[in-house]
Model confidence (mean pLDDT): 83 of 100. Small-subunit ribosomal RNA from an uncultured prokaryote, 1411 nucleotides, folded computationally. It matches the Rfam family "Bacterial small subunit ribosomal RNA". Gene Ontology terms of the family: ribosome and structural constituent of ribosome.
RNA sequence: UGGCUCAGAUUGAGCGCGGGCGGCAUGGCUAAAGCAUGCAAGUCGAACGCGAAAGUUCUUCGGGAGCGAGUAGAGUGGCGAACGGGCGAGGAAUGCGUGUCUAACGUACCCCAAGGUCGAGGAUAGCUCGGGGAAACCCGGGGUAAUACUCGAUGACCCCGGCGGAUCGCAUGGUCUGCCGGGCAAAGGUUGGUCGCCAGGGGAGCGGGGAACGUCCUAUCAGGUUGUUGGUGAGGUAAAGGCUCACCAAGCCUAAGACGGGUAGCGGGUGUGAGAGCAUGACCCGCCGCAUCGGGACUGAGACACUGCCCGGACUCCUACGGGAGGCUGCAGUAACGAAUAUUCCGCAAUGCACGAAAGUGUGACGGAGCAAUGCCGCGUGCAGGAUGAAGCCUCUAGGGGUGUAAACUGCUGUCAGGGUUUAGGAAUAAUGACCAGACCCAAAGGAAGGACCGGCUAACUUCGUGCCAGCAGCCGCGGUAAUACGAAGGGUCCGAGCGUUGCGCGGAAUCACUGGGCUUAAAGCGUGCGCAGGCGGAUCCGUAAGUACCUUGUGAAAUCCCAUGGCUCAACCAUGGAACUGCUCGGUAUACUGCGGAUCUUGAGAUCGGUAGGGGCCAUCGGAACGAUAGGUGGAGCGGUGAAAUGCGUAGAUAUCUAUCGGAACGCCUAAGGCGAAGGCAGAUGGCUGGGCCGAUUCUGACGCUCAUGCACGAAAGCGUGGGGAGCGAACGGGAUUAGAUACCCCGGUAGUCCACGCCCUAAACGAUGUAAACUAGAUCGCAGAGACUCUGACGUCGUUGUGAUCGAAGCAAAAGUGUUAAGUUUACCGCCUGGGGAGUACGGUCGCAAGGCUAAAACUCAAAGGAAUUGACGGGGGCUCACACAAGCGGUGGAGCAUGUGGCUUAAUUCGAAGCAACGCGAAGAACCUUAUCCUGGGUUUGACAUGUAUGGAUUAACUCCGUGAAACCGGGGCCACACCCUUUGGGUGGAACGUACACAGGUGCUGCAUGGCUGUCGUCAGCUCGUGCUGUGAAGUGUCGGGUUAAGUCCUUUAACGAGCGAAACCCCUGCCGUUAGUUGCUAACAGGUAAUGCUGAGGACUCUAGCGGGACUGCCGGUGUCAAACCGGAGGAAGGUGGGGAUGACGUCAAGUCCUCAUGGCCUUUAUGUCCAGGGCUGCACACGUGCUACAAUGGCGUAUACAGAGCGACGCGAGACCGCAAGGUGGAGCAAAUCGCAAAAAGUACGCCCCAGUUCGGAUUGGGGUCUGCAACUCGACCCCAUGAAGUUGGAAUCGCUAGUAAUCGCGUAUCAGCUACGACGCGGUGAAAUGUUCCUGAGCAUUGUACACACCGCCCGUCAAGUCAUGGAAGCCGGGAGCACCCGAAGCCGCCGCAUUUCAGUGGU
Repeated sequence: UGGCUCAGAUUGAGCGCGGGCGGCAUGGCUAAAGCAUGCAAGUCGAACGCGAAAGUUCUUCGGGAGCGAGUAGAGUGGCGAACGGGCGAGGAAUGCGUGUCUAACGUACCCCAAGGUCGAGGAUAGCUCGGGGAAACCCGGGGUAAUACUCGAUGACCCCGGCGGAUCGCAUGGUCUGCCGGGCAAAGGUUGGUCGCCAGGGGAGCGGGGAACGUCCUAUCAGGUUGUUGGUGAGGUAAAGGCUCACCAAGCCUAAGACGGGUAGCGGGUGUGAGAGCAUGACCCGCCGCAUCGGGACUGAGACACUGCCCGGACUCCUACGGGAGGCUGCAGUAACGAAUAUUCCGCAAUGCACGAAAGUGUGACGGAGCAAUGCCGCGUGCAGGAUGAAGCCUCUAGGGGUGUAAACUGCUGUCAGGGUUUAGGAAUAAUGACCAGACCCAAAGGAAGGACCGGCUAACUUCGUGCCAGCAGCCGCGGUAAUACGAAGGGUCCGAGCGUUGCGCGGAAUCACUGGGCUUAAAGCGUGCGCAGGCGGAUCCGUAAGUACCUUGUGAAAUCCCAUGGCUCAACCAUGGAACUGCUCGGUAUACUGCGGAUCUUGAGAUCGGUAGGGGCCAUCGGAACGAUAGGUGGAGCGGUGAAAUGCGUAGAUAUCUAUCGGAACGCCUAAGGCGAAGGCAGAUGGCUGGGCCGAUUCUGACGCUCAUGCACGAAAGCGUGGGGAGCGAACGGGAUUAGAUACCCCGGUAGUCCACGCCCUAAACGAUGUAAACUAGAUCGCAGAGACUCUGACGUCGUUGUGAUCGAAGCAAAAGUGUUAAGUUUACCGCCUGGGGAGUACGGUCGCAAGGCUAAAACUCAAAGGAAUUGACGGGGGCUCACACAAGCGGUGGAGCAUGUGGCUUAAUUCGAAGCAACGCGAAGAACCUUAUCCUGGGUUUGACAUGUAUGGAUUAACUCCGUGAAACCGGGGCCACACCCUUUGGGUGGAACGUACACAGGUGCUGCAUGGCUGUCGUCAGCUCGUGCUGUGAAGUGUCGGGUUAAGUCCUUUAACGAGCGAAACCCCUGCCGUUAGUUGCUAACAGGUAAUGCUGAGGACUCUAGCGGGACUGCCGGUGUCAAACCGGAGGAAGGUGGGGAUGACGUCAAGUCCUCAUGGCCUUUAUGUCCAGGGCUGCACACGUGCUACAAUGGCGUAUACAGAGCGACGCGAGACCGCAAGGUGGAGCAAAUCGCAAAAAGUACGCCCCAGUUCGGAUUGGGGUCUGCAACUCGACCCCAUGAAGUUGGAAUCGCUAGUAAUCGCGUAUCAGCUACGACGCGGUGAAAUGUUCCUGAGCAUUGUACACACCGCCCGUCAAGUCAUGGAAGCCGGGAGCACCCGAAGCCGCCGCAUUUCAGUGGU
């Protein structure tokens, strides 16, 4: 940067757990799918004619009469039924919303004023009689009334026609008025109050119609339209109109999105939001549309009519099969659908509506009740007291802590629910209450608390269980044995009759940005230009007043929201008033700005004139170098090519070289930090044609400008088409190499192509990854192109100036990198583009293309990120500097042999365990025959234990010592003996500690986890590093210091310096060693003196010397010369025992490796407890086809053997070292002088030296192996010790690939000592001295340090990461076809109905047949 996710408020909700009461609201969002049953529209006798029955009463029981009753009832007639109620299918405009018009209209009931209401007539339903039909219902005869119907009269200010006048208007025209002609009306009822009726006028309310503006997504829908657009005339309507028809014209709509597709009732409002917005349209109100689907008209003031009619379709029902009936998207209810949504309730008491003169009737409108926590609001489930704090539960460091005044217990109260009595209010009222409600009394703390969460976000923590299992999860993520994340418990947090969860919308999201975002590198500037529409536009003046501002008029329904007040006990809820409704509109004022009209101007833009630079473009001609080919000459074996080679060319003469000719392509040097062009791009020279720029002059036009969707043009390379051309190069291809392979890199060839002409293609990291134009905002330097000033002029130079190309840089900007008058700064105008990663610049569609392909451009699905810049590390088969036995130079080894030893493997009853690249492997182990020794194996014992502490108890037995039995031993069994202290006292008794027995706590474990740990250790590495404080720089990570230049073994020191200081490391301090001095002088020493011996410091003596061991000195780049920055330092020299750290040791920074060790020790957790403890015997750790590591001895003559002989240091010694002497060939034995050690002993040092032998061989090398005989240690040498002697005499003749150590007293070589230890596997380890070399460089290998660079790594290259394949599965697209739906066009059949026409019939109105 950017997406994902959460916290909020909301809901017509659903689901889970749980559920006390009340008030007010709300409640089929899905199937506008189907419906049983009941109800939802009637009313009027004061319009009209008819007119019962039950019952009662009388009766001769046949019946009659009165009352019931002119009632019920149906019919004619009137009004209503077009309202009210439901739903949202359709519809993107025939709708809705807002304001407006109707001079183009209607109006029953109601109101107002004025006028009228005369005369006559014929029917018909009901009814009655007869008939048909299952039914619905129908037909015929007779007869009857009206406020039903018809005719006549009268009639205007009404209607029509004609002729004028006045006045007004927005065209047609309107209004008022005069005259003439024509036309049209009525109904009565009544209780005598009045109610009706007719024709006009006015009003109110309600409707019809018109245009304007606003009103979702889609261009992967770009063209649509024939009554279409307009005109004339006619028809039709209440009324304008192609509304309809005839004729005429050819229009009309569309990028401000027509036409098409998708979706949707619209508004007041509602939810959310700071707002702007976004989403929504349940309940309530307004409008529209619909009423099973489709069509149609009738009646009427009003309908093309939800509970009317006709026709057609689907469906359901009845049927006697001939025909009929029906329409819950009214209220209830049903079944269905679904996650899901209620009673087949009461009442017309209130409000309202219809009818009526009224009483009244009707009303599933409405008022109420019922059901549902669905929502909002209110109340309760008790209140007060009550412990250093019960029990239970949880936890613990075992002390305690938590739950917690919580409970118990004591006292008090009475809301709600329950029961009873009663009546204020809803009732305005004389009557009327479906239902609601008020007041009082009774009882008893009694009937009334849960849900989610506690890792972070986010308030709230512990224990146990589980062990990547079971599970959790909104995102990040938890769980692999110590889980605050799973499950449970205790505790806590938040809400509370609810709490969670799920779904949808808003918010957070400035994450579509109008408010309020971006595009160099994060997603994003079209490859470039020209340019229509569009958007925007310089200076001055005048006019206008559209935009704009202010004032004003009307409107913006009510409800809602907000404010105030009031009413329900409060609140929710309700009422009244106000404000608001940000909008549209009438009129007016203003004129700064914008627009519009006019006039003027020159600075933007353009033109003119004079110069000027240039690989700008196109065409033609010419040139030299190189290359290849051809021909000839010379020449004679190779050439060519590579890391090295080979393929290839060459005796038919190559390569090389000379001459001549031909061919095509490209233009060296000049040449760049350069020039030109809009970009792509442009380079030999000359000529022709031609575009643009810049400078100067300031003559002209007068805003002519900027940008630019669509469009047009240009557009590298590759590619395509046709025809040429083809030297070199060179995809494909062939061959040779390389390689595990090598469809590559390298080499030899080579086709298309590259070149030309014409035509396509149209892409690129087409990049400055930076759109174009304009203005403004510090500079410095350099290049290119001009014109100018100054020095008399010129070259040259200097100064300022315009354009252009670069570098550095102030401010600013930027996430930073960076940018910075050539902006990525500050602004303006216009265009293009972006909105997480992948899928994908893909599919489908369209369009362009000859093709390749281009342009336009999704979704499903999937992830919790993808990405930018910078930082610190790590890494690099990146580069630089430097170091190290790192390599090189050298010496000696290992790897080959035999043996020793460790390890792996194998084997085994067991071969105990650990260590594993360097940094495990002669390591733990400085001593495995037993012991050691172990969860090693086999077997035998033991259980408070082999060991520690405590408690209780026993009793004086016991422990120690000793004896016996069994046994392999341990162990078990038995016997003898008997201790110590104290007291009383002494024949003895008692008590106590230890010990022993028993019992209980507990002991024990070399059992597991070194990935739970401490401690210790290894390693990088004795490498020179690792850090801190303060300051400074940076948004920050971080940097600086610690870098640069020198120098050093060193971050050692110097110098420079936004750093200044400091710490841990380096160095020094410590030890050993090398020189000297001094002190001391035995056990050491012996120069001088003396004594003595075979000899010897042997003795006296001495302190001189050596030596011993204390203390000091000495070395510091101190001195000289040179180099160097006036430095640090380096080089050389002097002196010196020693010279630049003299040599060696000890000493190991921050850290790394989950390095090693639970088997040294310590320790959390887990496991074990008649065993995984403990004791014992025997075996094993030593096993052997094999492999590896580390060593020893050799292979020999620098040697081996023999004899003789010289010179160390450091150690060790009493359970010891052990001399001389003697015995044994020897190992050793006998013996025991001396010595707790500068005195004695181990002790011989060896290589060396001298002499002699061996003579190059498997040997006089080498010693393995084996046989025999011994010695020593030890309880014991079989497994399994060492040594000695005799005999035996193996491999091995210098070691493949590879590999190790070492830089001076070092390597090499030689022996000596010590620890462990009875002995020994020691050839190991640790020390000691003797003899004593060679190299001196940094290219490479390995490792390390510093700074630098790249990075997609950070578990850090043993990193990261890409592709293919896999059973099975998912999503989306395509697919021969198949099925379904929608639309268009053409034609055919055609119901009802309306209009016209014709016929019949009729007094009229109706009717009927045909078309």